[in-house]
RNA sequence: CAAGUAGAAUAAAUGAUCGCGCCUGAUAAAAACCGAAAGGUGUCAGGUGAGGAAAGUCCGGGCUUCACAGGGCAGGAUGCCGGAUAACGUCCGGUGGAGGUGACUCCAAGGCCAGUGCAACAGAAAUAAACCGCCUGCAGUGCAGGUAAGGGUGGAAAGGCAGUGUAAGAGACUACCGCCCAUCUGGCAACAGACGGGGCACAUGUAAACCCCAUCCGAAGCAAGACCGAAUAAAAAGCAAUGUGGUUGCCCGUCACGCUUUUAGGUGGGUCGCUAGAGACUGCCGGCGACGGCAGUACCAGAUAGAUGAUCAUUCACGACAUAACCCGGCUUAUCGUUCUGCUUGCCCA
Numbered sequence: 001c002a003a004g005u006a007g008a009a010u011a012a013a014u015g016a017u018c019g020c021g022c023c024u025g026a027u028a029a030a031a032a033c034c035g036a037a038a039g040g041u042g043u044c045a046g047g048u049g050a051g052g053a054a055a056g057u058c059c060g061g062g063c064u065u066c067a068c069a070g071g072g073c074a075g076g077a078u079g080c081c082g083g084a085u086a087a088c089g090u091c092c093g094g095u096g097g098a099g100g101u102g103a104c105u106c107c108a109a110g111g112c113c114a115g116u117g118c119a120a121c122a123g124a125a126a127u128a129a130a131c132c133g134c135c136u137g138c139a140g141u142g143c144a145g146g147u148a149a150g151g152g153u154g155g156a157a158a159g160g161c162a163g164u165g166u167a168a169g170a171g172a173c174u175a176c177c178g179c180c181c182a183u184c185u186g187g188c189a190a191c192a193g194a195c196g197g198g199g200c201a202c203a204u205g206u207a208a209a210c211c212c213c214a215u216c217c218g219a220a221g222c223a224a225g226a227c228c229g230a231a232u233a234a235a236a237a238g239c240a241a242u243g244u245g246g247u248u249g250c251c252c253g254u255c256a257c258g259c260u261u262u263u264a265g266g267u268g269g270g271u272c273g274c275u276a277g278a279g280a281c282u283g284c285c286g287g288c289g290a291c292g293g294c295a296g297u298a299c300c301a302g303a304u305a306g307a308u309g310a311u312c313a314u315u316c317a318c319g320a321c322a323u324a325a326c327c328c329g330g331c332u333u334a335u336c337g338u339u340c341u342g343c344u345u346g347c348c349c350a
Stems, first nucleotide, its partner, number of pairs: 001346010012315007020049008032041003051321001055332002058330005063221004070252004075217005080094005095109001096107004110212002115210002117206003131151002133147006159177002162174003178200001179198003183194004225272004234263006243257005280297007316319001
């Protein structure tokens, strides 16, 4: 200098004028206006006002109601080990495996010796076989026997490789590797290593096949729910305590005493919930880290046909993806540009 890799910040900036929503304070606060009522409405000053993903609605919760909320089956989720967290399918560290020269990245990572399935096509043969080939014999272009080393098919063909041996071969035997068993060492553990024994695979693969094992899981959701105001109208049919309804889908248990269907009618307005937090920032301490502890600082949207706009001037990096609706922790997806830090590889110079 170039390329790469992991992480962090920012998300056009500054000034002026006018205009919006909310909060706090002062003032008017009577009256008046809107409204059926509940309730709402002025002016001035100050403060504040969309994101890193607000998107997806994929997980986990806080909160509210069922509700006094239990047990079982079904169903669903996770799946190596140890930690973090309110919790999670998230995150951190490690082990094993795969990719990469490397920094680093990825893994739907328990069990096929509980059982049941599936393995098309090709191939001689896919739960065990002989197409070509090799060897032996008889013979003459074939037959019989042996073989599974070589070749072919395939994702997978009686462990791999080198030798001994053989008629030719073969774990038949030997060394090394692989596999199985036992012991020891290190580690909390997953696991790694050492040594010894066994010719050795209950023949292979597949569980993101059914399944088995371990752990976990109430339901519905702010359009939850609470209060205030106003108005209203019932009729018909059916079940009915050995019942009906709620409790996830079912059962048991339990609670309540009514419930279901159709036709028709009234209301559909206001206030709360609604933002002070499992929160944010700064510093110190502990920890490899996720994170935790202590101290300090500040209060930073709460709309409800839905607030951030308009104009002017200057600057340069010329602005992408894109705008909250109860809240929070994650994951996934989209994305212009700038800045900073660590590490890896290559080239050049000293």

The RNA shown here (Bacterial RNase P class A) has 350 nucleotides. Its mean pLDDT, the model's own confidence on a scale to 100, is 76. It matches the Rfam family "Bacterial RNase P class A". By type it is a ribozyme. The sequence was found by an Rfam model in a public genome assembly. The model forms 97% of the base pairs in the Rfam consensus.